[in-house]
Context: one part of a larger RNA
RNA sequence: UGACGGGGGUCCACACAAGCGGUGGAGCAUGUGGUUUAAUUCGAUGAUACGCGAGGAACCUUACCUGGGCUAGAAUGUGAGCGCAAUCUCUAGAGAUAGAGAGUUCUUCGGACGUGAAACAAGGUGCUGCAUGGCUGUCGUCAGCUCGUGCCGUGAGGUGUUGGGUUAAGUCCCGCAACGAGCGCAACCCCUACUGUUAGUUGCCAGCAUGUAAUGAUGGGGACUCUAACAGGACUGCCUACGCAAGUAGAGAGGAAGGAGGGGACGACGUCAAGUCAUCAUGGCCCUUACGCCCAGGGCUACACACGUGCUACAAUGGAGGGUACAGAGGGUCGCUAGCCAGCAAUGGUAUGCCAAUCUCAAAAAGCCCUUCUCAGUUCGGAUUGAAGUCUGCAACUCGACUUCAUGAAGCUGGAAUCGCUAGUAAUCGCGCAUCAGCAAUGGCGCGGUGAAUACGUUCCCGGACCUUGUACA
Repeated sequence: UGACGGGGGUCCACACAAGCGGUGGAGCAUGUGGUUUAAUUCGAUGAUACGCGAGGAACCUUACCUGGGCUAGAAUGUGAGCGCAAUCUCUAGAGAUAGAGAGUUCUUCGGACGUGAAACAAGGUGCUGCAUGGCUGUCGUCAGCUCGUGCCGUGAGGUGUUGGGUUAAGUCCCGCAACGAGCGCAACCCCUACUGUUAGUUGCCAGCAUGUAAUGAUGGGGACUCUAACAGGACUGCCUACGCAAGUAGAGAGGAAGGAGGGGACGACGUCAAGUCAUCAUGGCCCUUACGCCCAGGGCUACACACGUGCUACAAUGGAGGGUACAGAGGGUCGCUAGCCAGCAAUGGUAUGCCAAUCUCAAAAAGCCCUUCUCAGUUCGGAUUGAAGUCUGCAACUCGACUUCAUGAAGCUGGAAUCGCUAGUAAUCGCGCAUCAGCAAUGGCGCGGUGAAUACGUUCCCGGACCUUGUACA
C1' cells in the first nucleotide's frame, strides 16, 4: 500500500422486511448429467454452464458411426491446348461413380462460356483460449480509477481523492499544501408523454352535395384523427420554510409533464491465466492414398435414473354452446391471398386484389350479454393409445406438423428449500416477427389489451461503496 475480520462508523440495492405470483409434488416440452451405444459429434460447468452456441438436426445441415469410393484432390487463381464440352437418353450400382449412344456453342473475331496436361499455391470443425487478435460474460450503470506540477517522507509511498454538508453520482458547495487535468458520472443520440408550423396521398370526413340495403363509395374539403420533417416546452425558473452555500421539504402556483417525467442505447482503470483456436483471423505442433474429399444408410431424437428452465392443469373469479365489442407492432411476388364452391375439419378447387398508409395475412383474446353444468376425479384435466385423413417435401419407418372420431392416465394446490417483481410494474390475455420447403416454438425477440397489492423500517441474511481500526497474510 492492499487484502481479510463471526472489529467499529456512515450509506446503497427487490438485499431483508411488507405484499403479489411462482418453482420444488403431477403430465408433457426442452437443456444437462449419468448410463447405454457402431455412433449417441463438439463446446459451455457456482454466482457468470444447463429453452446456452442452435434466430429451425427427416436427407442436407453434420463436425459422429458403419459401409462403398477418390488421391494435385470438393472450391478458387495462373494456365499450353481443346470445342471430342455443356445437355439429353440408356445400362450397371444404394449412391458417389463407371460405360455406351445422341449431340457438336455464341461471336462485333477482341473475346465470352465450357473443358483442361504439367506445375505453383491445397485441405483439416485435428491439438493448444495456459502462445494470441477480435468478440463476450461478470463484479456493475457500482462510483470509482488515475495523471502533471508542487509539497511531505531515507524509501515503499502519501497529499490532491481526506474533513463538514449534499447528491442517483469523486454530483455540487464550504474548508484544506495543494493547484489543475484525464478516463468514468451527467449531458449531447433514439423512443414515448404536450403544443405549434409545414405538407394532405394510399390516411382522415366536420360542414356542403351525389349515391347505396350498407360502406369516405363518389364530387369535394385540410377543420379533426393520423402520418413525418422542423420547432417549442422543464430550468428548483417562480413562491413559502430551513440553510453560509450546495441543496432539501411543500396534495404550493402555473403546466400535458416537476425536481433525472418514463424507457432505451451507452459499461472507466481493472478482476476471474473467466469463455470462445467449432463464426472469423492467427503463432506453434500434428495428419498428407489420410486426422483431407465424395456418397448411401444410421446417429445427434437411445433411457433403470438425477437436476435446471418452461408449458398445461388440478377447476365455478371455472368448463361448454350461441351472440357481440375494442388494439398495437410487424410480414408479403419462389409471396400474402379476398370472394365463391367442396369437405365435420386439417385442407383442396376456382378466382380476384396487392411489390402494399391502397390489397392481404387478420379471427385479436381476455371482456360484455344469454343459456347450460352444481362440486364429482366431474361436461375439470388432457397424457397415452387405436383408426381414418390433410399438407410440406425426392423421401415423414427410425424421426414432421396439423385435422377428425374413439380412448381418456397422473393430477384435488405440492416437504425441506427456493425464485421473480416497487406501476402501466407484477399478474393475466391474445397478436406479430426472425430462422424456415415443412416443423417437433410450450423457446427467443417484439407488440399492444385488462390491470393490482405492499414498502413500518434498515436490527438481521446476500452483495457493494467510503472512512477508520487490528493482523503471525501478500